[in-house]
Molecule: SAM riboswitch aptamer (S box leader)
Organism: Salinibacillus kushneri
């Protein structure tokens, strides 16, 4: 980097440094930000996935296997707002019809994180 699978409306911020941007992405909206953005450092926190440990249950002669729960111990991840919202498609509504616009629902695409594979 690519592929596969699972999840994505939950949760969790202070200090220092820095000095103008940031919210993945061209675009639209909306929002955060000199009452100090990003980045970096320190400390703290959260608990999603893998591992580990413990307990309980089922099964088994046992080893073990399966399921549930707990613990931040370990590998990662994360700590404004739904992945901030939209974008593409279908359906429905505003509206009797068409267009346009807006809204809602579902799905897709894209993205993020983990695990596995190449």
């Nucleotide at each position: 980097u690519u592929c596969u699978u699972a999840u994505c409306a939950a949760g969790a911020g202070a200090g220092g440094u820095g000095g103008a941007g940031g919210g993945a992405u061209a675009c639209g909206g909306c929002c955060c930000u000199u009452u100090g953005a990003a980045g970096c450092c320190u400390c703290g926190g959260c608990a999603g996935c893998g591992g580990g440990u413990u307990u309980c249950a089922g099964u088994a002669a046992a080893a073990g296997c399966u399921g549930a729960a707990a613990c931040a111990c370990u590998g990662u991840g994360c700590c404004a707002a739904a992945u901030c919202c939209g974008a593409c498609a279908a359906g429905c509504c505003a509206u009797a019809c068409a267009a346009u616009u807006g809204g809602c629902u579902u799905g897709a695409a894209a993205g993020a994180u983990a695990a596995g594979a190449a």